This is a predicted structure of a 1215-nucleotide part of an RNA (large-subunit ribosomal RNA, half B) from a Candidatus Microgenomates bacterium.
The full RNA is in RNAcentral, with records from ENA.
Its mean pLDDT, the model's own confidence on a scale to 100, is 81.

Context: one part of a larger RNA
RNA sequence: AACGGUUCCAGGAACUCGGCAAAAUAGCUGGGCGUAACCUCUGGGAGAUGCCCUUCCCUUACCGAAACGGUAAGGGAUACAACAAAAGACGCUUACCGACUGUUUAACUAAAACACAGGUCUCUGCAAAGCCGAAAGGCAACGUAUAGGGGCUGACGCCUGCCCAGUGCACGAAGGUUAAGAGUCAUGGGUGAUCCCCGAUUUAUCGGGGGGAGCUUGAGACUCAAGCCCGUGUGAACGGCAGCAGUAACUAUAACUGUUCUAUGGUAGCGAAAUUCCUUGUCGGGUAAGUUCCGACCCGCACGAACGGCAGAACGAGUAAGCGACUGUCUUGAACCGUUACCCGGCGAAAUUGAAAUGGCUGUGAAGAUGCGGCCUACUUGCACCUGGACAAAAAGACCCCGUGGAGCUUUACUGUAACUUGGCAUUGGGAAAUUGUUUUUGACUGUCGAGAAUAGGUGGGAGUUUCGACGCAAGUCGGACAUCAAUGGAAUACCACUCUUCAAAAUCAGUGACUCUUAUCCUUUGGCCAAAUAAAUAACUGGCAGGGAGACAGUGUCUGGCGGGCAGUUUCGCUGGGGAGGUGGCCUCCAAAAGUGUAACGGAGGCGUACAAAGGUCGGCUUAUCCCGGAUGGAAAUCGGGAUGAAUGUGCAAACGCAUAAGCCGGCUUGACUGUGAGAUCUACAAAUCGAACAGAUGCGAAAGCAGGUGUUAGUGAUCCUCGGAUCCGCCGUGGUGGCGGACCGAGCUUAACGGAUAAAAGCUACCCCGGGGAUAACAGGCUGAUCGGGCCCGAGAGUUCAUAUCGACGGCCCGGUUUGGCACCUCGAUGUCGGCUCAUCCUAUCCUGGGGCUGUAGAAGGUCCCAAUGGUCCGGCUGUUCGCCGGUUAAAAGGGUACGCGAGCUGGGUUCAGAACGUCGUAAGACAGUUCGGUCUCUAUCCGGUGCAAGCGUUAGAUACUUGAGGGGAGCUCUUGCUAGUACGAGAGGACUGCGAGGGAGGAAUCACUGGUGUGCCAGUUGUAGACGUACAAGCGUCUGCAGCAAGCUGGAUAGCUAUAUUCCUACGGGAUAAGUGCUGAAAGCAUCUGAAGCACCAAGCCCACCCCAAGAUAAGGUAUCUUUUUUAAACCCCUUGUAGAAUACAAGGUUGAUAGGCGGAAAGUGUAAGUCCGGUAACGGAUUUAGCUCAUCCGUACUAAUUGGUUGAGAG
Repeated sequence: AACGGUUCCAGGAACUCGGCAAAAUAGCUGGGCGUAACCUCUGGGAGAUGCCCUUCCCUUACCGAAACGGUAAGGGAUACAACAAAAGACGCUUACCGACUGUUUAACUAAAACACAGGUCUCUGCAAAGCCGAAAGGCAACGUAUAGGGGCUGACGCCUGCCCAGUGCACGAAGGUUAAGAGUCAUGGGUGAUCCCCGAUUUAUCGGGGGGAGCUUGAGACUCAAGCCCGUGUGAACGGCAGCAGUAACUAUAACUGUUCUAUGGUAGCGAAAUUCCUUGUCGGGUAAGUUCCGACCCGCACGAACGGCAGAACGAGUAAGCGACUGUCUUGAACCGUUACCCGGCGAAAUUGAAAUGGCUGUGAAGAUGCGGCCUACUUGCACCUGGACAAAAAGACCCCGUGGAGCUUUACUGUAACUUGGCAUUGGGAAAUUGUUUUUGACUGUCGAGAAUAGGUGGGAGUUUCGACGCAAGUCGGACAUCAAUGGAAUACCACUCUUCAAAAUCAGUGACUCUUAUCCUUUGGCCAAAUAAAUAACUGGCAGGGAGACAGUGUCUGGCGGGCAGUUUCGCUGGGGAGGUGGCCUCCAAAAGUGUAACGGAGGCGUACAAAGGUCGGCUUAUCCCGGAUGGAAAUCGGGAUGAAUGUGCAAACGCAUAAGCCGGCUUGACUGUGAGAUCUACAAAUCGAACAGAUGCGAAAGCAGGUGUUAGUGAUCCUCGGAUCCGCCGUGGUGGCGGACCGAGCUUAACGGAUAAAAGCUACCCCGGGGAUAACAGGCUGAUCGGGCCCGAGAGUUCAUAUCGACGGCCCGGUUUGGCACCUCGAUGUCGGCUCAUCCUAUCCUGGGGCUGUAGAAGGUCCCAAUGGUCCGGCUGUUCGCCGGUUAAAAGGGUACGCGAGCUGGGUUCAGAACGUCGUAAGACAGUUCGGUCUCUAUCCGGUGCAAGCGUUAGAUACUUGAGGGGAGCUCUUGCUAGUACGAGAGGACUGCGAGGGAGGAAUCACUGGUGUGCCAGUUGUAGACGUACAAGCGUCUGCAGCAAGCUGGAUAGCUAUAUUCCUACGGGAUAAGUGCUGAAAGCAUCUGAAGCACCAAGCCCACCCCAAGAUAAGGUAUCUUUUUUAAACCCCUUGUAGAAUACAAGGUUGAUAGGCGGAAAGUGUAAGUCCGGUAACGGAUUUAGCUCAUCCGUACUAAUUGGUUGAGAG
């Protein structure tokens, strides 16, 4: 010193983030009495809070069979205290959250989180929904809507508003859109023997064209689903629930009005809240003082109604505030006990470690040096301690950034996919109402402009037709009707044939199909029969049969559309004075750019992603703009004339450079805005890009020379792959033939704009995180800088009645510092722990106090300001994590800074900054917030340097024992009040000194233990339980003593020595020397003046040097004085032994028989408080006497009884 304990004066939470820890309370199967508000009210609160009692003895009463049992009452006894030990709730008030008992992150979070009963929505009719599974099968459930699953909320009470536009869900089915597949339909291209047409002529061929079937190939139309679009509903579904103006007769405010937008604009209730940024809002309460707390207010940044709102009794190891009690939490520490530590003996690790012969200051330096420079300091070596440093150890930093790293999670990222769902086909059969379409047949009273007898389908034939009536055997005759005719009209009717449209019926083929049948198929868990299944019998599971239910559906297979973060794989750019946010990314022009070219920045300015058939070519011609003067309408500017200036104009578009021979303006004719090439250059990593004479061909203009391969120049853009177009050509493969594939050339399709372009196709979160790296890059600290910050100086406008400078000082200027906020990114990311507090400090001065002085707008007192001065000092509380700040009370004063914003291998851990949870806000979500809130692991051993102590060795020139000097170093250094001088000086008064002499304090320090206290672990006593021994004793019991009563006194009352503070005493004094600012003397330079950065002399401060206290000759410069000793070993010392005034070991000190060193013994002091035994009194508890007894650690005095015996070792030179 740590850990575990005991006790404590006075005070009593002043401690601290916080009463953390400790103390205290008490008797839960002790008794009696008594108990509030409030509430969900026969109960809770409640063991509320609170008061009284409790031992022992005797008596009485009652209970009991009785107890050396209990209860009650009464009387008595003792003690400091009536209960002793173990174990064992302190209480009250208020708020928040959660109703409650429960559950949870095994090992940092126990909570406000989860759960919960209750509420509500929704799904599910049983072969249930839902879930597990590839399936079989299983759970749900041997349950059946009072059941089961899912979501949200979270007892009870009062309640739960508005919005259906978006998203979701449910329902709907008219229309739009829509897959596979099937059927039907029409159709394009190619080929196409035979065939047809045309042409030619060798009349049998050639050339060209057309084209059926077939084959081949292409695209399309129609019919048919869910989904989506669409319509409706739905909020205890996801969710949402505005703004701007104006207005009342004081002001303020706005019941009121207007207006915009919206799906609707927040109702009740609550409200600076677990939600309020500003904010410590304002007011009230509590406190001396209240960033917390409680009650209100309402400007709700950003409450709000089942992601529930508001209340609320009970409950809570929850959070917050207050009060009582209590205390070592504290003022402020002290003593004691135990275990470690330390010493001895035994045994005996670990991390760490480049190597070490490992100092301070200052400087330097990859920017904080044991190791480099300089100076200083320093004999050698250990032991015990302390932790400031070794950017100590530990862990390839978890923060931050980076990686075309990873993982988990989310979603309206991309791409898939399970599941679900839709339709087609198959498994898959029968019947059928009805119905659709094709073909065929039959039939029809199928056909209406107008005109016309009148309902004229068309065309052809056509002069008759007649199934009417009469007569007749018959042939036939007569009559009638309809036609012809006439008329009308584009068309003329009788009759016959064909045929169109429409309708009807039937049949054929193809389809749809309500409904229905049973044989496919599925189910059958209660019942019947069989097998299994046996020597026999009988169960369960399983299989089968009969029967029953369903039924061509379902189920399954396959193709297919939809839906599909349920699941999966991935993507989610770069630059960047860290990253993110913002900005930006290609091209052109200028500046920067430093007179060749080139040249960077998140440097300064601007443009482009085209335009033009003329705005191109050529030939010819012309000259702009502005100003002045003159001139009808006519103006500042129109057009006309003259002049001046000279390119200021113009150039399609930004700028630069050009341009009068014009590249500017106008006109004529035109297409060189050509084809194939291209010497040679420029630029250049490449790929690209740029200029280009000339040749060949063809062309335009011009009389010609000539000019022309777009435009005054420099922007107007995009590789490769892939696809397509064009005209010719080439290569490969193949066919009877058509053909297929590839290439060359010229073009087209990219805001591939992240513009040298990763894919046709891609967003986020991570605080649950991980890996690899980085001090290449941020947060802390250091460094550089010094904008900002702080301080000073100069100037002096002005203020100050007057007067710049008593004091203040604008506009400006010049410096210093390195405490702020920053900038930079230099050490450190194989780790330099971060705010505040505590503890301990140390330095600076730009001085807060105290000291000395100048000036004053200094009367005194009190001040202002400046100069000197760093010796010492510089408070306690309330609030908050706070630093800071505000407040209360003091003070001489409550100064400011540096030291890794000093100090975490010294402490704390309240804040910040992991994982849990909540609120507000943001986000579709995962999640996020320099927003808030509750909770949340700080690592036993010190190697070196450094520091504090204690030793050993050697040295100090012979060896010793004593006593000293003091070079040097350290410590200390504070201040107030009051009395007198003196109510004096001063002052109108009020008030009120300098100076000097006293007294008493505060704070700090040292020493001491006589006093006052504390402690005092076995010194005395009291007392309970229990065990044992002894005595008495038949036994029971009683008495004495001893042990135990959590590891260290069972509890209680006292207390010696020692140690201690709160106790006592003392100190910070006087004085001297040299000075600072300042004040002077004399006195020149400079005949004066002048205190003198002139000589000379003097005064003057808490500061400096002494003085005071302490260390100190390793002061290696090792000092001095006195004494002793001179060689068989002396002086002396040590070993050894008894010890303590000393002490971790060692050392030191007292002693060692010539001795009081320790123990013992005797006495005393001091403490306790009257022992045991015996006797006496009392029924007994108990009392009295013997007896101020008995006992008594550490103290004092005495006394050799015991032990310090006997011995050993070292030990000196020269002359």